[in-house]
C1' cells in the first nucleotide's frame, strides 16, 4: 500500500415535473409516501378490537352519580303473635318487629370532569429538609381513676306565601367541660463523649415545670388516651431542562441583605418595625404575545421537525372574584360566608340554583353516540357481620371513525352465441370462459337442536389440625352480559361490490357531442370544427367493503445545512480602521484532574415501541419474560489532548541602532503659463458659432494685435498599468512640524498574539448653517435653433454652487463586486523600494507592484504564493421574484435625509454563465444593373386590358408588398358559366351490372321561350346461331355537388436564389447545449482550388456530363444547290456533289505555349497560334430549407354539409355596368418625321371542316370562279424598317387618330346588351410630361416587321416564339437596396414588424395616513368598602373559658381621574398589486440612436432630463506599456 483470516458493529438513506430556441447551474413551486379523535360526496354483507364535542370553561328541563353504621345514643311511628278488661271492635298490656328524622362516628380531600388559568420550581430529571406533617394499617412501651353542667331530638307555642326562623318545658351519649394520675411528650437550664455540613447533630444524663382518656360488649374481644418506631400520602429548598417578539433595554421601595419580633407543621421578607443601599439585566432582565407539563404519539436512514384527543403521572380549576370555618388532610366540583352577573319561584315582603360527574335538552358548528341493564367480576366507603351505597367498574345500545379477518363462490364449458363498442366493414377485432349449460363445495345469512368459561370467595352447615378463633377441608349458595360465544344438523349459489382514475409526472385508449363556449386543473396546461386532457359511451388501470375529496403534521426539502449550505459575476463581504467584552491562541517542564475517558453503584414508574414465548380458529387485540430507555446522580481510577497554577525558552510579537525612500498629513512663504476684467495705444468691418443657422457682441469702434494693471482658480512637459496612503484620497518650487511601511544587523524585552459584538474616529461628490471670496465652469433659469412635439441632445448668456476659515451631513458601481490574520502548495518574465558591493553587467535575497501559466477549485467566465487552491480562527451577512429598501415605531439631524425595518396581497418563476440563430442607426472582407456612368420608357393625354372601389336581381370565383393587378384566362354573343331571374325533373344529365321492350333513325305537324309532351307517317339493323350495336324503360345497387375547410392533405407552384451554400461518419475539444471539420493566409463566378491547421473523408448543391449556336471535316445528296457543260421566258430539264443548304458522326479551347509576378492555386500581357482565349454566347437544370406563401375552382383526397336540391335540364340576362383610385401596354406628340410612287433581302412557322396560287367583280372589307398541295416540292406569303424619288417648312399642322353619322363585309341558330373587318364623312386629347420610379453591360439596349397557339368569328395593342437595322457608358464601392464570410454587444428567439418605461383613463383587490367615533387588557392615585382575618375594649351574657356589642387595620367590589399601551370602524387621502386588444410619448436592451449605471441637488406632464463626483457590469477607432511567439 495491497491482501486474507479473526473479532466486534450495523439492517440504513429511490425520486419527478416546471424558468430556455436549446444547455449547465442557482432558485422556488408542485407531485408520488405515512398519519388522523377528522369532515364532505358516491356506496355498502358480516364479525373481532378500539375510538366518539377538537367549537360555546355557553346556557341548562328530569333523573341518578356519597353514603354508612342500631355491636355509641335518646326516642319510636308500623305491623305480627300472646294475654286482659269487655260495650264485639275498642281499650290496656307483654313479647317480637324495628320506617323517617336526631345527637354522635367514620367517610364525604378517593374515585370521576374538564384544561380557564399558569412562561411559574408548574412540569421533568437529579439532590436535599442538621427546617417539617401524616387519619384509618403495622409493631412495641405504658394508661383507661372519678366527677360535672349542657343540647338536638320529641313535647306545647308564635312569626312567616315559602325557604325558615323564635321563645318555653324536658332529655342522653363514645358529644362537651373540670380534677386525678403521668413520661421516651412538650418548655428551662447546666456537664461530658463522638460525629458532621456553617447555623450544629447524635448519645448519655441531673434537676424543675406543663400536659390525657370513653365506653360498648354476647366477656372472646372491640374501641379510647400517651409516646417511640414503620409504612403510606404529603410539605418545603436547589441544580440543570423547558414557546415567540429587541420595531419590549432598562427593572425593582419589601424591592436587595442585615436584626428583633410575629406566623407556620416547617425554612423564608411569609410579615412588621429599623439599619445599610443593594438585588436582576445583552449568557436578553422588564414588558408584551401564545401556551396546561411528562411518559408518549405521528414521521424521518438517522439527527431532528410536529403534536400532548383516547391510557398513566404530576399541576390547576369547578358560575365569575373574595373569604375563611371543620378536619390528619380543603382554602372543599354534588360544603360554607359575602360581592357579582344570570336562571326561576313569589302572597312583592322575600326567597332558591349552580352537569368542565353519567345519561340528556338548547345554542354554536363541517362535525362527535343511550333520558339502556347489573353491582355477577374488579376496586371504593362505611359496618364485628350479613349486608346498604357505587353513571368508578363490568356490560349492552348507536356511528364503517380507525385497524384486523372473513364472504360475495369453485371446476369445466367456443358456435369463441345474442347484445354492446370499434374498424381498412361479404368481413374482422374486443367485452370473453365471461354468459348460456354442466359438475361440484356451503364459509356466512335462514330454520331446527344443543350450549359455556368468566365463580373464586364471603356466608351457612359439617369435619381435621392446634385448643376456643385461625387455618385447611367437604357440602350448599351466587352471572348483569346471555340461550350470548361455541358445537351439531337441514335446505339451497341460494342472502352479498362498488368508488375513483385513463395528456406527462402515473398503472390504464378508442368512438360520440361541443367548439376558448360549456367545462377541467396538483403543477406544467386542456378546449377557438378531426379535444386519449370538457360531457357521454364502450374499455381499461388501480383499490376493494370501501373509494375519493378536503383540512392538517412530518417526509421528500441538504429548501436554515450539529450530522449536511453558502457570500468574484446568481440572495449575500460591514466604505475603512482603532478598540472593550468575548472567542480562538507558539516551544518545553512541573503539579491539579475542572473539560474528556474506563469500570462500579443508584435512578431513569407502569403502559407504549423492539425481541423470544404464549391465549382468543388467525389476525388485530391481549398475556407474560427480555432487551432499550442513547438521560441524571455518586464513587473510583486514568492523564495523551484543552483548561487552572508555577517555572523556564525564542522562532510569534515588539523594541533599540544604521543608511534609504515615497503626489502620506498639517501649516507657511514664492513662482511662471493660461483666462478674465480694466486702461492705453494701433486699427476697421464685422466678430463669434454650428451639421446648416440663430440668439449675442460690433461704427457710442467690437474680433484680432501690442504695452501696463488687477483678481481669483487651477499646476502643461516630467508622467509610467510608477509611487504613497487604512479606506476616502493625494502631483508647481521651497521651509517648519507629524506620521509611517520597507531593509540590514541579531543588542534588548520573553506570548505582550490575532479577530472584534456593541463603542470610537475617519469617511469622495453633491448638500446645509455662518463669515469671506468670486477669474473660469456651471445645476436652476432666460434667449436662438432642432422638433409633430423638445420642459433635451447643439448654441449664446448665466444665478447657487465650484475656492477659503470654522460647524454639520455620513452617503456612492465607498468595486478588486473578492472582510481580517497565520501556515501550504510547480514555474517563467517585467518593473519599483533595499541588501549582496566599489559598478550602469549579474547567478541570488527581502518587501512591494504587473502579465502569462502547471496542479487544484468553479456552473461556466475564470481564479491560479496579492487564490476564487489546500487547511485553521474570528467577524459580518444571505435563504424565490415583486410589495420594498417601502409602511409604522424607535434613533440620529438645522434640514433634505440616513440607519434599524415588516406586513397584507400577487407571481411561477425573477436569476447567473455559456451556446446556437437573428437583428444592430457594430467593424471588417466581398459579391449583384445595387449605386455611379450612359441608352430608353413608366407617372401627364387618347384608348386597350386587368384590380380596388362603387352600382346592380347578378355584376360567379380564386390571385393581393417584393412574391396579386395583358395573372388562373393560349380567345366571356349562346355554349363556356361555376352567378342572376323564369320555367322543368326526382335513381336523376353523364358511366357501370342485371332482366324486359323496341332498329336506329328519318320526314311532317300540335302546345311552349325553350326544356319537354305528344301525334302522324316511313322505316323494321348486324348476325346461320349464340349474341351483339343503339333506343326506350321498371325496380335494385351504385349517384351528382366549381358547396366549406389550401390552417387536415397529395401533387404542382412562386419567392429568397443560379444565392454558395447545408449536412453526415469516426476521431477529438466542451459537464452540455455544442465546437471542430466548414475557421485562418492565398484564389475563384463558386465551401473553386491551393498552402496551414486535431482531424481525416464523405454526400447533397457549384462546376461538368445534355440541347441550340460560332469553325472545319467524313459521310448522304431529294422536294434543296448549279462552279463547269447542254437547254431554257425561269435550276423548268437533261446532268453533276465542287459550292449553299440539309442531318448525322467525328475534331475543336486544356491557361496546352510564351513573358511577368507568385511556395502553390492562379492573376496579369489588345501576347502567339487559333473560326472561337480564359465559363466563347444561350438553354434546360433550382442544395438544406423559409414565408401554416399560392392553388379543394386542373386534378386527386381525409373530414364536415346537400339529397322534388348547394344536383341537373332550359330561355333571357349577367361576367363588358362607371363619379372615381392603381398597375401593365399601345397609339402618339412630329422634319432622324408624314405622304406619294418606285426597288432590295430573312428566318422560324401553319396548312385537308384547311391553305388556297391564278382568273372575274367590287375603291375595299370580300365574293363567284378555280390549278396546286397531307408540303426543303404548293400556298399563307407582301417582310417591313432600309434605299431611290416627290410634296410638306414648324402649325394643334398633309402631325395624332380618340370619338361620332352614314353605308357595307364576313363568321355565326342568333352580333340588340355585346364581335371583328372595310368605305367615305367627322377630327378629341395630346407640343415630351411633378415627385417619384422601372429596364438595359452586346448582336444587349433601342427600333424594324413575321409566324404560332387559343379559335365559328374575335374584342391580340395580350402570350409565346422569329429574323432585320443596331448604339452609347462602367472612373470606382464613399453611399441607397438585396446577398454572402468572418468577428462583436443583445434585456430578442412569434427572432427589431422584437423587447421594452412611466403619467393619464376603467373595472377589482389588500394595506398606510387621517379631524374624529367606540372597545378592549394592565398599571397608578384618590374615595368608599361586604363576608372574612387580624387587633383594642369599662357598661350587655357566661361560674368561667369565652362570646356579642362598638372601634382600629386590611381587602374582593364600586367610583372618580389623568396618562400610557393595544383593537375596530371613519369623510377625506397616499402610494402599491392585478386586469387580451384604452391616451401620451420612447427612457432601458444593438454605440439603443446623447453608451448606461451610482450618489446627491435641482428642474419637467410621463417615461426623464442637467450640474457634480465616481463605476466598467461601455461599442468603435488610434496611440501608449505590457505578455506570448519568431
Nucleotide at each position: 500500500a495491497a491482501a486474507u483470516a479473526u473479532a466486534c458493529a450495523a439492517u440504513g438513506g429511490a425520486g419527478a415535473g416546471u424558468u430556455u430556441g436549446a444547455u449547465c447551474c442557482u432558485g422556488g413551486c408542485u407531485c408520488a409516501g405515512g398519519a388522523u379523535g377528522a369532515a364532505c360526496g358516491c356506496u355498502a354483507g358480516c364479525g373481532g378490537c378500539a375510538g366518539g364535542c377538537c367549537u360555546a370553561a355557553u346556557a341548562c328541563a328530569u333523573g341518578c352519580a356519597a353514603g354508612u353504621c342500631g355491636a355509641a345514643c335518646g326516642a319510636g311511628a308500623u305491623u305480627g303473635a300472646g294475654g286482659a278488661g269487655c260495650u264485639u271492635g275498642c281499650u290496656c298490656u307483654u313479647c317480637a318487629u324495628g320506617a323517617a328524622a336526631g345527637u354522635g362516628g367514620c367517610g364525604c380531600a378517593c374515585g370521576g370532569g374538564u384544561g380557564c388559568g399558569u412562561a411559574a420550581c408548574a412540569c421533568g430529571u437529579a439532590u436535599g429538609c442538621a427546617a417539617c406533617c401524616u387519619a384509618c394499617c403495622u409493631u412495641c412501651a405504658a394508661u383507661u381513676g372519678g366527677g360535672g353542667g349542657a343540647u338536638a331530638g320529641c313535647c306545647u307555642u308564635c312569626c312567616g306565601a315559602a325557604a325558615g326562623g323564635g321563645a318555653g318545658a324536658u332529655u342522653a351519649a363514645u358529644a362537651c367541660c373540670g380534677c386525678a394520675u403521668a413520661a421516651a411528650a412538650c418548655a428551662g437550664c447546666a456537664g461530658a463523649a463522638u460525629g458532621g455540613c456553617a447555623u450544629c447533630a447524635u448519645u448519655u444524663a441531673a434537676c424543675u415545670g406543663u400536659u390525657a382518656a370513653a365506653a360498648c360488649u354476647u366477656u372472646g374481644g372491640u374501641g379510647a388516651u400517651u409516646g417511640a418506631a414503620g409504612a403510606u400520602g404529603g410539605g418545603c429548598a436547589u441544580g440543570c431542562g423547558u414557546u415567540g417578539c429587541a420595531u419590549u433595554a432598562g427593572c425593582u421601595a419589601g424591592u436587595u441583605g442585615g436584626u428583633a419580633a410575629g406566623g407556620u407543621a416547617a425554612c423564608g421578607g411569609c410579615u412588621u418595625a429599623c439599619c445599610a443601599a443593594g438585588g436582576c439585566u445583552a449568557c436578553g432582565a422588564u414588558g408584551c404575545a401564545u401556551a396546561g407539563g411528562g411518559g408518549a404519539u405521528c414521521u424521518g436512514a438517522g439527527a431532528g421537525g410536529a403534536u400532548g384527543g383516547u391510557c398513566c403521572c404530576c399541576c390547576a380549576c369547578a358560575c365569575u372574584g373574595g373569604u375563611a370555618c371543620u378536619g390528619a388532610g380543603a382554602u372543599a366540583c354534588g360544603g360554607a360566608c359575602c360581592a357579582g352577573a344570570c336562571u326561576c319561584c313569589u302572597a312583592c315582603g322575600g326567597g332558591a340554583g349552580g352537569c368542565a360527574g353519567c345519561a340528556g335538552u338548547a345554542a354554536g358548528g363541517a362535525a362527535u353516540a343511550u333520558u339502556g341493564g347489573u353491582c355477577a367480576a374488579u376496586g371504593g366507603a362505611c359496618g364485628g357481620a350479613a349486608g346498604u351505597c357505587u353513571g368508578a367498574a363490568c356490560c349492552a345500545g348507536c356511528c364503517a371513525u380507525g385497524c384486523c379477518g372473513c364472504g360475495u363462490g369453485c371446476a369445466g364449458g367456443a358456435u369463441g352465441a345474442c347484445g354492446g363498442c370499434c374498424c381498412u366493414a361479404u368481413g374482422g377485432g374486443u367485452u370473453g370462459u365471461a354468459a348460456a349449460c354442466u359438475g361440484c363445495u356451503u364459509u356466512u345469512g335462514u330454520c331446527g337442536g344443543g350450549g359455556a368459561a368468566u365463580a373464586a370467595a364471603c356466608c351457612u352447615a359439617g369435619a381435621u389440625a392446634c385448643g376456643u378463633g385461625u387455618a385447611u377441608u367437604u357440602a350448599g349458595u351466587u352471572g348483569a352480559a346471555g340461550g350470548u360465544a361455541c358445537c351439531c344438523g337441514a335446505a339451497g349459489a341460494a342472502u352479498a361490490a362498488g368508488g375513483a382514475u385513463c395528456g406527462g409526472c402515473u398503472a390504464a385508449c378508442u368512438c360520440c357531442g361541443u367548439g376558448c363556449c360549456a367545462g377541467c386543473a396538483g403543477c406544467c396546461g386542456c378546449g377557438g370544427u378531426a379535444a386519449u386532457a370538457c360531457g357521454g359511451a364502450g374499455g381499461a388501470u388501480c383499490c376493494a367493503a370501501g373509494c375519493g375529496u378536503u383540512a392538517u403534521c412530518c417526509g421528500g426539502a441538504u429548501u436554515u445545512a450539529u450530522u449536511g449550505g453558502g457570500u468574484u459575476u446568481a440572495a449575500a463581504g460591514g466604505g475603512u480602521g482603532c478598540g472593550u467584552a468575548g472567542g480562538c491562541g507558539g516551544u518545553a517542564a512541573a503539579u491539579u484532574a475542572a473539560g474528556u475517558c474506563a469500570g462500579a453503584g443508584g435512578u431513569g414508574a407502569a403502559a407504549g415501541c423492539c425481541u423470544g414465548c404464549a391465549g382468543c380458529u388467525c389476525a388485530a387485540c391481549u398475556g407474560u419474560a427480555g432487551a432499550a430507555c442513547u438521560g441524571c446522580c455518586u464513587u473510583u481510577g486514568a492523564u495523551a489532548c484543552u483548561g487552572g497554577u508555577u517555572u523556564a525558552c525564542u522562532u510569534g510579537a515588539g523594541u533599540a541602532c544604521a543608511g534609504a525612500u515615497g503626489a502620506a498629513g498639517u501649516g507657511g512663504g514664492c513662482g511662471g503659463a493660461a483666462u478674465g476684467u480694466g486702461a492705453c495705444a494701433a486699427g476697421u468691418a464685422g466678430c463669434g458659432g454650428u451639421g446648416a443657422a440663430a440668439u449675442g457682441c460690433a461704427u457710442a469702434g467690437a474680433u484680432a494685435u501690442g504695452u501696463c494693471a488687477c483678481a481669483g482658480a487651477a499646476c502643461a512637459c516630467c508622467g509610467a498599468u510608477u509611487g504613497c496612503g487604512a479606506a476616502g484620497g493625494c502631483a508647481g518650487c521651497u521651509c517648519a512640524c507629524u506620521a509611517a511601511a520597507g531593509u540590514g544587523u541579531a543588542a534588548c524585552u520573553g506570548a505582550c498574539g490575532c479577530u472584534g459584538a456593541g463603542g470610537c474616529a475617519c469617511g469622495a461628490a453633491a448638500g446645509c448653517g455662518u463669515g469671506g471670496g468670486g477669474a473660469u465652469c456651471a445645476a436652476a433659469c432666460a434667449g436662438g435653433a432642432u422638433u409633430a412635439g423638445a420642459u433635451a441632445c447643439c448654441c449664446u448668456g448665466g444665478u447657487a454652487g465650484u475656492c477659503c476659515a470654522c460647524g454639520c451631513c455620513c452617503u456612492a458601481a465607498a468595486c478588486g463586486a473578492u472582510g481580517a490574520u497565520u501556515a501550504c502548495u510547480c514555474g517563467c518574465u517585467g518593473u519599483c523600494g533595499g541588501c549582496g558591493a566599489u559598478a550602469u553587467a549579474c547567478a541570488g535575497u527581502c518587501g512591494g507592484c504587473g502579465g502569462c501559466u502547471a496542479a487544484g477549485c468553479g456552473a461556466a467566465a475564470g481564479c491560479g504564493u496579492u487564490a476564487a487552491g489546500u487547511a485553521a480562527u474570528c467577524c459580518a451577512c444571505c435563504u424565490g421574484g415583486g410589495g420594498a429598501g417601502u409602511a409604522c415605531g424607535g434613533u440620529c439631524g438645522c434640514a433634505a435625509g440616513a440607519u434599524u425595518g415588516a406586513a397584507a396581497c400577487u407571481c411561477a418563476a425573477a436569476g447567473g454563465a455559456a451556446u446556437u440563430g437573428a437583428c444592430g442607426g457594430g467593424g471588417g472582407c466581398c459579391c449583384g444593373c445595387a449605386c455611379a456612368a450612359g441608352c430608353g420608357g413608366a407617372g401627364g393625354a387618347g384608348c386597350a386590358u386587368g384590380u380596388g372601389g362603387u352600382u346592380u336581381a347578378a355584376u360567379u370565383c380564386g390571385a393581393u408588398g417584393a412574391u396579386a393587378c395583358g395573372c388562373g384566362a393560349g380567345g366571356a354573343a349562346c355554349c363556356u358559366u361555376a352567378c342572376c331571374c323564369g320555367g322543368g325533373c326526382u335513381u336523376g344529365a353523364a358511366a357501370g351490372u342485371u332482366a324486359c321492350u323496341g332498329a336506329a333513325g328519318u320526314u311532317a305537324g300540335u302546345a311552349g321561350a325553350a326544356a319537354u309532351a305528344u301525334u302522324a307517317a316511313c322505316g323494321u339493323c348486324c348476325g346461320c346461331a349464340a349474341g351483339g350495336a343503339c333506343a326506350g324503360g321498371a325496380a335494385a345497387c351504385u349517384a351528382g355537388g366549381u358547396g366549406c375547410u389550401g390552417c387536415a392533405u397529395g401533387g404542382c407552384u412562386g419567392u429568397c436564389g443560379u444565392c454558395a451554400g447545408c449536412u453526415c461518419g469516426u476521431g477529438c475539444c466542451g459537464u452540455g447545449a455544442g465546437g471542430u471539420g466548414u475557421u485562418g493566409g492565398g484564389u475563384u463566378a463558386a465551401g473553386u482550388c491551393c498552402c496551414g491547421c486535431a482531424a481525416c473523408g464523405a454526400g447533397c448543391g457549384c462546376a461538368a456530363c445534355c440541347c441550340c449556336u460560332a469553325u472545319g471535316u467524313u459521310u448522304a445528296g431529294u422536294u434543296g444547290c448549279c462552279a463547269g457543260c447542254a437547254u431554257u421566258a425561269a435550276g423548268a430539264u437533261g446532268g453533276g456533289g465542287a459550292c449553299u443548304c440539309u442531318a448525322a458522326a467525328c475534331a475543336g479551347a486544356c491557361u496546352g505555349c510564351c513573358u511577368a509576378c507568385g511556395c502553390a492555386a492562379g492573376u496579369a500581357g489588345a501576347g502567339a497560334g487559333g473560326a472561337a482565349g480564359g465559363a466563347g454566347g444561350g438553354g434546360a437544370c433550382g442544395a438544406c430549407g423559409u414565408c401554416a406563401a399560392g392553388u379543394c375552382a386542373u386534378c386527386a383526397u381525409g373530414g364536415c354539409c346537400c339529397u322534388u336540391a348547394c344536383g341537373u335540364c332550359c330561355g333571357g340576362g349577367g361576367c363588358u355596368a362607371c363619379a372615381c383610385a392603381c398597375g401593365u401596354g399601345c397609339u402618339a406628340c412630329a422634319a432622324u418625321g408624314g405622304a406619294u410612287g418606285g426597288u432590295a433581302c430573312a428566318g422560324a412557322g401553319g396548312g385537308c371542316u384547311g391553305c388556297g396560287a391564278c382568273c372575274u367583280g367590287g375603291u375595299a372589307a370580300c365574293a363567284g370562279g378555280a390549278a396546286g398541295c397531307c408540303a426543303a416540292u404548293c400556298u399563307c406569303a407582301a417582310a417591313a424598317a432600309g434605299c431611290c424619288a416627290u410634296u410638306c417648312a414648324c402649325a394643334g399642322u398633309u402631325c395624332g387618330g380618340a370619338u361620332u353619322g352614314a353605308g357595307g363585309u364576313c363568321u355565326g341558330c342568333a352580333a340588340c346588351u355585346c364581335g371583328a373587318c372595310c368605305u367615305c364623312a367627322u377630327g378629341a386629347a395630346g407640343u415630351u410630361g411633378g415627385a417619384u420610379u422601372c429596364g438595359c453591360u452586346a448582336g444587349u439596349a433601342a427600333u424594324c416587321g413575321c409566324g404560332u397557339a387559343u379559335c365559328a368569328g374575335c374584342a391580340a395593342u395580350g402570350a409565346c416564339g422569329c429574323g432585320g437595322u443596331g448604339a452609347a457608358u462602367a472612373c470606382g464601392u464613399u453611399c441607397c437596396c438585396g446577398g454572402g464570410c468572418c468577428u462583436u454587444g443583445u434585456a430578442c428567439a412569434c427572432a427589431c414588424c422584437g423587447c421594452c418605461c412611466g403619467u393619464c383613463a376603467a373595472g377589482c383587490c389588500a394595506u398606510g395616513a387621517a379631524a374624529g367615533c367606540u372597545g378592549g387588557g394592565g398599571g397608578u392615585g384618590c374615595c368608599u368598602a361586604a363576608a372574612g382575618a387580624c387587633u383594642g375594649u369599662a357598661g350587655c351574657c357566661g361560674c368561667a373559658a369565652g362570646g356579642a356589642g362598638c372601634g382600629g387595620u386590611u381587602u374582593a367590589g364600586g367610583g372618580c381621574a389623568a396618562a400610557a399601551c393595544u383593537g375596530g370602524u371613519a369623510a377625506u387621502u397616499a402610494g402599491g398589486g392585478c386586469u387580451a386588444a384604452g391616451u401620451c410619448g420612447u427612457a432601458a436592451c444593438a454605440a439603443g440612436g446623447u453608451a448606461g449605471c451610482c450618489g446627491u441637488a435641482c428642474c419637467g406632464g410621463a417615461a426623464g432630463g442637467u450640474g457634480c463626483g465616481g463605476c466598467u457590469g461601455g461599442a468603435a477607432u488610434a496611440c501608449c506599456u505590457c505578455c506570448u511567439u519568431u
Predicted 3D model of a 1526-nucleotide RNA (small-subunit ribosomal RNA) from Solitalea longa.
The coordinates come from a structure-prediction model, not an experiment, and the mean pLDDT is 82.
Taxonomically the source falls in Solitalea (Bacteria, Bacteroidota, Sphingobacteriia, Sphingobacteriaceae).
It was read from a public genome assembly.
It matches the Rfam family "Bacterial small subunit ribosomal RNA".